[in-house]
Context: one part of a larger RNA
This record gives sequence, structure tokens and C1' cells, in this order.
RNA sequence: AGCACACGGAGGAUGCCUAGGCACUAGGAGCCGAAGAAGGACGUGGCGAACAACGAUACUGCCCCGGGGAGCUGUAAGCAAGCAUUGAUCCGAGGAUGUCCGAAUGGGGAAACCCAGCUGUGGUAAUUCGCAGUUAUUCAUAACUGAAUACAUAGGUUAUGCAGAGGCAGACCAGGGGAACUGAAACAUCUAAGUACCCUGAGGAAGAGAAAACAAUAGUGAUUCCGUCAGUAGCGGCGAGCGAACGCGGAUUAGCCCAAACCAAGGAGCUUGCUCCUUGGGGUUGUGGGACGUCUCACACGGAGUUACAAAGGAAUACAUUAGGCGAAGAGGUCUGGAAAGGCCCGGCAUAGAAGGUAAAAGCCCUGUAGCUGAAAGUGUAUUCUCUCCGAGACGGAUCCCGAGUAGUGCGGGGCACGUGAAACCCCGUAUGAAUCCAGCAGGACCAUCUGCUAAGGCUAAAUACUCCCUAGUGACCGAUAGUGAAACAGUACCGUGAGGGAAAGGUGAAAAGCACCCCGGAAGGGGAGUGAAAUAGAACCUGAAACCGUGUGCUU
Repeated sequence: AGCACACGGAGGAUGCCUAGGCACUAGGAGCCGAAGAAGGACGUGGCGAACAACGAUACUGCCCCGGGGAGCUGUAAGCAAGCAUUGAUCCGAGGAUGUCCGAAUGGGGAAACCCAGCUGUGGUAAUUCGCAGUUAUUCAUAACUGAAUACAUAGGUUAUGCAGAGGCAGACCAGGGGAACUGAAACAUCUAAGUACCCUGAGGAAGAGAAAACAAUAGUGAUUCCGUCAGUAGCGGCGAGCGAACGCGGAUUAGCCCAAACCAAGGAGCUUGCUCCUUGGGGUUGUGGGACGUCUCACACGGAGUUACAAAGGAAUACAUUAGGCGAAGAGGUCUGGAAAGGCCCGGCAUAGAAGGUAAAAGCCCUGUAGCUGAAAGUGUAUUCUCUCCGAGACGGAUCCCGAGUAGUGCGGGGCACGUGAAACCCCGUAUGAAUCCAGCAGGACCAUCUGCUAAGGCUAAAUACUCCCUAGUGACCGAUAGUGAAACAGUACCGUGAGGGAAAGGUGAAAAGCACCCCGGAAGGGGAGUGAAAUAGAACCUGAAACCGUGUGCUU
């Protein structure tokens, strides 16, 4: 030095565990904000810092209403000082306080700071000083003022407004913009894709929506979503690829209001007999409707209503929800053991044998579970009452109305599955530019016939999409290099000028019973003693693999 065996050190794999995650299900909720949000800074305790809580009324604080019933002063031990059956701590509803920054809004500003005006008030000999309120801007409404310029207008001032602003849930939705890599085995039309991304806006959903629709000689009857039709018909350097609709089957169902004609009242203008405006009535349709004229019936024992269709509540009741309460049956015997919930032998409950805990494995020990039950106050839903609102129809066919720089057309684009194509349909730019029911649009160029529908105004629940969040639960999901980046004081430490990047780190024991006392040592540490089932469980703490480093013995060289 090598090998073997034994015993150690170091190390932290493995096993077991879970305090944390992940994915989903059902129900709820889906907004907060100038009445100052979200998010922070700084403070607040008898005792240093931090977290959580709270705000100068400041460590779960103040008031009040309920629950609850014996301990309590958070994490967090300890000391001190206190509170509590005259009901504390704790849980829930409502309220008060709530420094400073932040849209930040009196002015400024390098966020958490500086400096003011006015009103009221306190204080000082006086100045300095303190407290409360108020003072941004835009918009709307109203009032008062008020130029050039006479009336006026612009402008100004003030008041009122739960008006706007800002945040967010990295989701869902609509709109305005809008790539490239890539694929086409290169690449340019094309694709990726109207995707990613940016901006704006909104809601709990959004958007769409009551036919100028489809269809085809038969019919359907707003929209949305799902299945199918169908990878079909088509589009396509007819390449790569893109890709419907009708119809059928389901989910859910709901329909309405204006403009105009005409009438009335009021007002304005001037060309004095018209025009315009405001308000009210009227009216809302495609077997065309309405106005207009004539006629009939009706006005309440009726119908409807707060999500559209007109609109504001109030009361009562019920249910749900935001705290809770009751809740069966073995301290059975014995054995092992440190410990019984385990074995054996006996009981008893079950509308409860879900689960968790208790010194190993408990339906009957604890918390619970099934079942039953509960709200002063707040919130939501439903019903009833109160309340609120309410005319229909026929006939006539002379006159009037039926959404205009609109429809359409030319040119240039975009969207439609559809790349300009025979290219309808929808939308935009530009130039033109109709008709009013004997009318107009559509049915994939266009024309005729036929059929369907009535544009150029508006509102509309449900079925659908999503999940920051709350409650209850589930898992052939993970188990500390996994699962969230984060099981732990993590978006922390640390890195970066910054945008931004971004960790590592779990386990004593049933219980601290966390080693009194003695010895060595300056200490660290160790040896005894003691605790404990165990200390090779001693906090560098469960198990404790390997690499790596030793000690002892044997063999070989």
C1' cells in the first nucleotide's frame, strides 16, 4: 500500500409522515372609489425587533345588538400588572374613530414631506402657536353678473350634484389597431391569424335579437348555445391549406317602444298668414298599417306591473344566509407493552360504522357525524297586501304619413368558408344620387314570372363564457430536487442603474420530562449522575444508504 472483517467519523439518499400545494364538483358572489379606493408609509404594547391586529378613542382597541359560558391579556415562553358569573376572552350583525401618502383634489413636491388662504374657535403680555371645517379640475343644472357693441353673446363668479376621474381577476366580453417566426419541405399570392401584442369601454355576464330573414311551389317564423349535416358543398400559386349553409335533433323561450301624418296648448320669427320650436295626445304595421271620416261596444265583480314593455316605494309573512345549540352507546375484565385504541373474553348504540385526535390500530374517551333545532340586527329571494298603470273593434278608400345626402350606381378597399372570380349579400372611403304602396328590397351576375319581406330609429330576460373570492366536498393528483417560485416571516434574502431576475431552507419526544448536581476545560466540548421505552432520540436532534476519511484485527506484497 492492497484485500477482508469489525467498529466509527462525515454526509443526507431512502423509508415513513404532512403543516402546503394541484385539479375539479355543487352552491354563493361577481365589484371597490371624492362619504377618499386598491396599495402603502409611519406609528400604537409595562418589557428590543418582526409578523398578524389596530389608528393619536391606535396590540384584536371604543359603542351597541345577538351568540356563548369560564377562564383571559395574539404568534410567544417568562416577569410584572390587571380583567372576569354585575358574564370577561372568544364568535357574528350594525355603528364610531380611522395619522400621513396614494385618482389625491388648497398651492408645491425628489410619495408618505414643505408652505398657505378663508370661516369658526382655543391660547399668549405680544408675535410665534393649536383645533375643527373649507378652498383642485371638467361636466350638468340654476342664479347673479357681464366686453369689443345698443339689445345681446363670449367671458366671469357663486350654489347644487352618492356626476366623472383611479383601482382591478395575468379570467371571461365588445370595439379600434395589428405582427413575425412558422407551413408551403426554397419563396412572393396564400398560411400562421385577425392569432400574439397594444389601446378604449362595459357587465356579472358581454355581444346578438323580434325578419327589407330563410326557403322553394312545401313550408319555417327574434337572438344565443350544443349535437348533427360535414371535413360535405365550395374556396385555393386548385399548392400548402381554408372550410360553410339549408335542414334535422336538443337547451332556453318574451316580446316591445319611438319618428311621421293628425289634434290641442304654449312660445318664437317676421314677409300678418304662414313657418318653426317645446310639451301633451295620437300612432307603430306587411293577410300592408296608420292618420282621416262614419259607426258599435266598454271604462272594472276585469287585466297588468318594478329585467325590456310607465314608474317610486312601503308593510307583513315564509325561506335562505351572516354566530350557534341538543345530539346514542364500555373510565368493562384480562394479556403484552413505556403507553391499549391491539389479542382473548364479555356488553351495549346505530336515521350516528364520515373524519380527525387521544402515549400503537377506538362507532360506544374527546371533537364530531346522522337527525332535530336557532337570529336582536344585516343581506338576498319569493308570496300577499298596500301602491301604480290600462280601451277595443268594424266599414270606407278621396287626401296625407310610413325613418334621405339614405338606398342604389362608378372607382378604390375590407368582411362574408368564397384569394375578383359569372360574385350576389354586408361594411368603409371617394364621386354622384332615387322612389313613398300603382312603392321599395331580397331570393348568389343579370332579365321576366313567381315567392318572401318592409331598410336607412331604439330597448329586451333565459339558455352561453369565465373564476380574484366565500362555503361545503371530491381525487387510480404531489409528498419536501415532488407539489405553487413560495409547507418555513417568499416575491423574502440576494443580483441588476433599471425594466427585471429570483433562491435555499420541513420532522427531538407521547409529554420538555430540554440533562439538577459533580468532574476536566478559558470556552467550545466531553465524562459521570439523572429524565425517558429509547439519549448512537440531547436540540448540529426520526430513519441514517453511497461517494469520502479513519481505528483495530487478519492475510498478501
Large-subunit ribosomal RNA, domain I from Paenibacillus dokdonensis, 557 nucleotides, folded computationally. The prediction has a mean pLDDT of 83. It matches the Rfam family "Bacterial large subunit ribosomal RNA". Its family is annotated with structural constituent of ribosome and ribosome in the Gene Ontology. NCBI's taxonomy places the organism under Bacteria, Bacilli, Caryophanales, Paenibacillaceae, Paenibacillus.